[in-house]
Molecule: SAM riboswitch aptamer (S box leader)
Organism: marine eukaryotic metagenome
RNA sequence: UUUUAUCCAGAGUGGCUGAGGGACUGGCCCUUAGAAGCCACGGCAACCUCCCAUCAUGGGAAGGUGCCAACUCCGACAGAACAAAGUUUCUGAAAGAUAAGA
Numbered sequence: 001u002u003u004u005a006u007c008c009a010g011a012g013u014g015g016c017u018g019a020g021g022g023a024c025u026g027g028c029c030c031u032u033a034g035a036a037g038c039c040a041c042g043g044c045a046a047c048c049u050c051c052c053a054u055c056a057u058g059g060g061a062a063g064g065u066g067c068c069a070a071c072u073c074c075g076a077c078a079g080a081a082c083a084a085a086g087u088u089u090c091u092g093a094a095a096g097a098u099a100a101g102a
Stems, first nucleotide, its partner, number of pairs: 001102007012041005020030003025075003042068003047064002049061005072095001077092005082086001
């Protein structure tokens, strides 16, 4: 880079440090009652992996990843619904994230 699958569930404390963070953009939000980062310990989940049963599939473990504010925080682009309005609702796409493969 590309393919496939998933993304309305779930899960945090302490230490060091000290001003940003939530991908981008517009919002909105978090944050000196301590952001991001690093370290330690803990937890969630179950894509790969392993075990058991099995037609489909189901159950268990937790080795490799991942994750632990807010639906991927919400919108953005297209379509539809509502008499109109709309900071509305719904569907899909795009973008992004993670896993497994190429």